[in-house]
Model confidence (mean pLDDT): 85 of 100. This is a predicted structure of a 498-nucleotide part of an RNA (small-subunit ribosomal RNA, 5' domain) from an uncultured prokaryote.
Context: one part of a larger RNA
RNA sequence: GAACGAACGCUGGCGGCAUGCUUAACACAUGCAAGUCGAACGAGAAGCGGGGCUUCGGCCCCGUAGGCAGUGGCGAACGGGUGAGUAGCGCGUGGGAACCUGCCCCGGGGUGGGGAAUAACGGCUGGAAACGGCCGCUAAACCGCAUACGCCCCUGAUGUUUUGGCAUUUGGGGGAAAGAUUUAUCGCCCUGGGAGGGGCCCGCGUCGGAUUAGCUUGUUGGUGUGGUAACGGCGCACCAAGGCGACGAUCCGUAGCUGGUCUGAGAGGAUGAUCAGCCACACUGGGACUGAGACACGGCCCAGACUCCUACGGGAGGCAGCAGUGGGGAAUAUUGGACAAUGGGGGCAACCCUGAUCCAGCAAUGCCGCGUGAGUGAAGAAGGCCUUCGGGUUGUAAAGCUCUUUCGCCCGCGAAGAUGAUGACGGUAGCGGGAGAAGAAGCCCCGGCUAACUCCGUGCCAGCAGCCGCGGUAAUACGGAGGGGGCAAGCGUUGUUC
Numbered sequence: 001g002a003a004c005g006a007a008c009g010c011u012g013g014c015g016g017c018a019u020g021c022u023u024a025a026c027a028c029a030u031g032c033a034a035g036u037c038g039a040a041c042g043a044g045a046a047g048c049g050g051g052g053c054u055u056c057g058g059c060c061c062c063g064u065a066g067g068c069a070g071u072g073g074c075g076a077a078c079g080g081g082u083g084a085g086u087a088g089c090g091c092g093u094g095g096g097a098a099c100c101u102g103c104c105c106c107g108g109g110g111u112g113g114g115g116a117a118u119a120a121c122g123g124c125u126g127g128a129a130a131c132g133g134c135c136g137c138u139a140a141a142c143c144g145c146a147u148a149c150g151c152c153c154c155u156g157a158u159g160u161u162u163u164g165g166c167a168u169u170u171g172g173g174g175g176a177a178a179g180a181u182u183u184a185u186c187g188c189c190c191u192g193g194g195a196g197g198g199g200c201c202c203g204c205g206u207c208g209g210a211u212u213a214g215c216u217u218g219u220u221g222g223u224g225u226g227g228u229a230a231c232g233g234c235g236c237a238c239c240a241a242g243g244c245g246a247c248g249a250u251c252c253g254u255a256g257c258u259g260g261u262c263u264g265a266g267a268g269g270a271u272g273a274u275c276a277g278c279c280a281c282a283c284u285g286g287g288a289c290u291g292a293g294a295c296a297c298g299g300c301c302c303a304g305a306c307u308c309c310u311a312c313g314g315g316a317g318g319c320a321g322c323a324g325u326g327g328g329g330a331a332u333a334u335u336g337g338a339c340a341a342u343g344g345g346g347g348c349a350a351c352c353c354u355g356a357u358c359c360a361g362c363a364a365u366g367c368c369g370c371g372u373g374a375g376u377g378a379a380g381a382a383g384g385c386c387u388u389c390g391g392g393u394u395g396u397a398a399a400g401c402u403c404u405u406u407c408g409c410c411c412g413c414g415a416a417g418a419u420g421a422u423g424a425c426g427g428u429a430g431c432g433g434g435a436g437a438a439g440a441a442g443c444c445c446c447g448g449c450u451a452a453c454u455c456c457g458u459g460c461c462a463g464c465a466g467c468c469g470c471g472g473u474a475a476u477a478c479g480g481a482g483g484g485g486g487c488a489a490g491c492g493u494u495g496u497u498c
Stems, first nucleotide, its partner, number of pairs: 001498004006494005013370006019363002021328001026326003030323003035074003040071002047064007081281003090206007099198003104194008112145001114143002121136006151174004156169005179186003207253003214244003219241008256278004260271004283304005306317004334360001336359003342356001343354004373403004383394004407439001409434005417425001442487005447468003453482005463470002
């Protein structure tokens, strides 16, 4: 000098665009953050219309309607948060082969005929509650049967090839389906390919410590078997005795990684907020279930700590989602609006949901822009300060005169963002008109480094200070004043990096 997610002190007019718990991965009141589909299914409340009965309270039947809940489908594995753990194939980069893939796209083929349950519901019943138990009824869902080229398994052959690849072919075995409606579509099953996504392996790179020198027994390899979507000590049995290490193993400490960011002429150094990619985590530890996908933040089970309810028998919970609270801290915002846009989930759609997102609010936290007036004005006014008492300076500065109206204020008009409809923002931006210099300047410094000097006070005191150093009676260095210098809605200080 530059920089910052900054903080602190003094000060503070406006706008645009950004940014805003770096500390306790501390604990959390309350609300919201993941639903949707009646064009999968049964059932059918209130209301409305009609009819019947009535003790005039109402009850029953039919139609319409479709609430709450239930079965089922898809989604809930995305999106959003955090950085605890992790020195690891975690990340970055470049390769590889033994894999999976719902929805989407392209192609081939099919969608026949049956069966038995179960929630809702009804009855009885347990419990304070959470939540159940028994009996009975019903649909889709579910389960067999048929068929199935290619598909899968076993088996034989040929060619090509080389991890289980491709093509042709013999025999045997196995496996499907779901329908719906407003009749035009949406679906369903088998299968080939694609796209996008994901799992796995390898080379290289990736902080400090040797005051850590040896480490390892599923350890290293083989055979077999199991397991997985898939390779593999991934697991197991047996066999061999290997494997790693001063080119730093092991251990200890620290740390999410990267694109980037800051600095620097560069090389490099430091860093990893916001945005983007990957990873890991979801009160702590462990586990699986469902599923195309999880070992699953707002799912389940077990254990633990903590909090809450309880009729003491037993139950409920997890903000590192958005707001918000307590606490910690030098320090970091609203318990706001809207689905209008973009995107996501469901749905044929209408539409519903969406604290993703878009906006608004708060904060000079940062960057950028603008303003706080312009011209004229010497009797160089008054006042202040200094003075050698002549004067000098503040100073064209002010006043006065002549103007202007950005921003702000008042009145009116009023968007784009929305391809047809739909605008939270918002009567916002912008435009027109009006009044009036009117509402808008501070902070630090002035001994040298370093730009800017005098007076008074103080008297090694009080104090200053980044370094050198100032202060003990003439202090340009302390405190005040006048004057000056610098920057400016900021200016200084502190911290950190280069």